[in-house]
Context: one part of a larger RNA
RNA sequence: UGACGGGGGCCCGCACAAGCGGAGGAACAUGUGGUUUAAUUCGAUGAUACGCGAGGAACCUUACCCGGGCUUGAAAUGUACUUGAAUAAUUUGGAAACAGAUUAGCCAGCAAUGGCAGGUAUGUAGGUGCUGCAUGGUUGUCGUCAGCUCGUGCCGUGAGGUGUCGGCUUAAGUGCCAUAACGAGCGCAACCCUUACCGUUAGUUACCAUCAUUUGGUUGGGGACUCUAGCGGGACUGCCACCGUAAGGUGUGAGGAAGGUGGGGAUGACGUCAAAUCAGCACGGCCCUUACGUCCGGGGCGACACACGUGUUACAAUGGGGGGUACAAUGGGUUGCUACCUGGUGACAGGAUGCUAAUCUCUAUAAAUCCUCUCUCAGUUCGGAUCGGAGUCUGCAACUCGACUCCGUGAAGCUGGAUUCGCUAGUAAUCGCGCAUCAGCCAUGGCGCGGUGAAUACGUUCCCGGGCC
Numbered sequence: 001u002g003a004c005g006g007g008g009g010c011c012c013g014c015a016c017a018a019g020c021g022g023a024g025g026a027a028c029a030u031g032u033g034g035u036u037u038a039a040u041u042c043g044a045u046g047a048u049a050c051g052c053g054a055g056g057a058a059c060c061u062u063a064c065c066c067g068g069g070c071u072u073g074a075a076a077u078g079u080a081c082u083u084g085a086a087u088a089a090u091u092u093g094g095a096a097a098c099a100g101a102u103u104a105g106c107c108a109g110c111a112a113u114g115g116c117a118g119g120u121a122u123g124u125a126g127g128u129g130c131u132g133c134a135u136g137g138u139u140g141u142c143g144u145c146a147g148c149u150c151g152u153g154c155c156g157u158g159a160g161g162u163g164u165c166g167g168c169u170u171a172a173g174u175g176c177c178a179u180a181a182c183g184a185g186c187g188c189a190a191c192c193c194u195u196a197c198c199g200u201u202a203g204u205u206a207c208c209a210u211c212a213u214u215u216g217g218u219u220g221g222g223g224a225c226u227c228u229a230g231c232g233g234g235a236c237u238g239c240c241a242c243c244g245u246a247a248g249g250u251g252u253g254a255g256g257a258a259g260g261u262g263g264g265g266a267u268g269a270c271g272u273c274a275a276a277u278c279a280g281c282a283c284g285g286c287c288c289u290u291a292c293g294u295c296c297g298g299g300g301c302g303a304c305a306c307a308c309g310u311g312u313u314a315c316a317a318u319g320g321g322g323g324g325u326a327c328a329a330u331g332g333g334u335u336g337c338u339a340c341c342u343g344g345u346g347a348c349a350g351g352a353u354g355c356u357a358a359u360c361u362c363u364a365u366a367a368a369u370c371c372u373c374u375c376u377c378a379g380u381u382c383g384g385a386u387c388g389g390a391g392u393c394u395g396c397a398a399c400u401c402g403a404c405u406c407c408g409u410g411a412a413g414c415u416g417g418a419u420u421c422g423c424u425a426g427u428a429a430u431c432g433c434g435c436a437u438c439a440g441c442c443a444u445g446g447c448g449c450g451g452u453g454a455a456u457a458c459g460u461u462c463c464c465g466g467g468c469c
Stems, first nucleotide, its partner, number of pairs: 008469006015460002019423005026313008034304002042053002064299007076124009087104007107114002126288002129286003135282002137277003140273001142271001147186006153162003166177003192265004197233007207222002211220002236259001239253001240251004302442001315416001319375006331362003336355002340351004382413001387408007429452007
C1' cells in the first nucleotide's frame, strides 16, 4: 500500500423477508460423469462446465475405429524437361476410391512464342498433431458495481500520502458545501436505437367518414380516419406548496399521452481469475512427411448396471372430450410460399393459379377465451410412455440411426425428503405464432412475436455478493 477478520460504522442488490410459480419423486427429451467399446473424436468442470462450442451427427459433416487405395499428393505455387487444346463418351475389375483399356476432340499466332491442361523431377506443400503456462484476437466473471488514474503543487528520509477525505445529497467519485490542494483523463450521465403522445409532409400494394357501386374497399372516388415512414415538437423538478445555506427531498399539487433516469435495448473503466479458446481464425517453438498427410466403403460420435444438471409432459373438474364462436403481432417465400379444385379417416398426393411480395401466399379457425353438451373423483373419457400392425414424405440410401399419420396397446405417475431456483408489472404465471440452421429431422433446444394477466415488499436483525470510511 493492499487483502483478510465468526472487528466497528454507513449504504446497496429478488441478498434475505413478504408473495407467486417451479426443481428435487414419475415417464420421456437433451447434455455430462462413469462404465463399456475396434471406436464410442475433441474441447468446456464451483460460482463463471453440464439443451455449452453444435443456429440441425443417416452418407457428407467427421476430427474417431476397421478395411481398401495414393505419395508433388484433395487444394495453392516457383523452376526445368516433356506431352497435349480444353473436354466428352464407352468399357473391364471393384464396395467405392482407384487401377486398366478404347474412341471422339486438337487453342491463338506467318513464325518465334504465348495461354491453358496433363505427366516427370525438385523447391515449396499438408497436419482438427503438442504447448491457451510462449502469444495475437475474441469471450466469461467480479459488474452496468462506481470505481480506476494522471499533471503540477504540498506533506513524508522513503515506500507512499494528499487530491479521491469530512458534512449533506444521488441510481452514480451524481452534485453542493467545506478543504494544501488546483485542474484533468478513463468510467457515470447525456449523445444512438426502440416504445408511449401530438403536429406536419406523402398517399400505394395500406385505409374508407361522406357520394355512387357492390357478395366482397370490389370499382369510381376521397386524403378525413387507421396505418406506413421521413421531418419536427414534447419532460426540464420547468410551475405551485412545504423542508433545506445549497445540492436536493416530499406532495392520490396542477397541467400533461407520459413525472422526476417514463419503459426496454445497445453501450462493460483500471484491473482480477497464468479463467476459456492453438478445434473459428492468426501465430512462436516442438513433432509427423509412402504418414500424425490425403481419398473411399462400412461402422462409431445414438452403446447402458448406474450418478448428476437442464428441460418437456403429467398426476386432473380453475379439468378432459364433442360441437359452435371471437380477437394478434413478429417474421419467411422463385431449387421457394402456394390460394382453389379433386382423391384420401389422415400424414399427404394429383391438378391448377397468384406472387421476386403493405398487392399473392405461409395465415385466417392463432391458441388460451366465450357459449353449449357430456364425463362425476375412478389409476378414470386423467396420463400418455412402451410395444404390434398398416402407411406418408424427404433423400443414391431411413437396418444400425429420420420425422410424421392412422388403427390397436395403455406403463410409471394421486403434487414429490433433506435441500434448492426464478421473478417487483404488462413482470411472474399461462396461451399459441414466427424465424435461423435445414433435402429431411430426432427442436421438448435457441432467438424473437403478440394474447390473457396476478400476488407481495412490514422492514434490513439474519444468509449471500458488493461499495465507502
Molecule: small-subunit ribosomal RNA, 3' major domain
Organism: uncultured bacterium